[in-house]
Formats: sequence, structure tokens, C1' cells
RNA sequence: UGGGGCAUCGUCUAGCGGCAGGACGCCAGGUUCUGGCCCUGGUAGCCGAGGUUCGAAUCCUCGUGCCCCAG
Repeated sequence: UGGGGCAUCGUCUAGCGGCAGGACGCCAGGUUCUGGCCCUGGUAGCCGAGGUUCGAAUCCUCGUGCCCCAG
């Protein structure tokens, strides 16, 4: 430099044009003599900027970061 792939709660992960869900973690409550386990509730996210569309995490363009291949 060229080609390809990936980017979603703190972490892991689902979604394939129509409310962004789950697990772990964390917080609060219940339970317990205390803690843990367990139960209930809550917390928090679409890499950035544009475009298409009635509607975009999803499709398109450009960019950023990481990984792979080629030279």
C1' cells in the first nucleotide's frame, strides 16, 4: 500500500429494516447472628460522521481502532 473480517451495557453475547434482549458483574431490598448461596427489583450499550428509508444496530458511503492475508 492492496484485499478481507470484526466493532452492541463494566465483561461476554443475541439481533439479519419495525420497542435493543439475555448471562455475569454492580446497586438496593428480602432471607441470614454476619457473610456467602438463593429470591425480587434496578443499573447500563448499538465505534464516529453522513446518506437511503415512513422507519436503520441492521442497507450504502467516508473515517477510526483491532485482527488476518498478499506485496
Description
This is a predicted structure of a 71-nucleotide RNA (transfer RNA) from Desulfonatronospira thiodismutans ASO3-1. It matches the Rfam family "tRNA".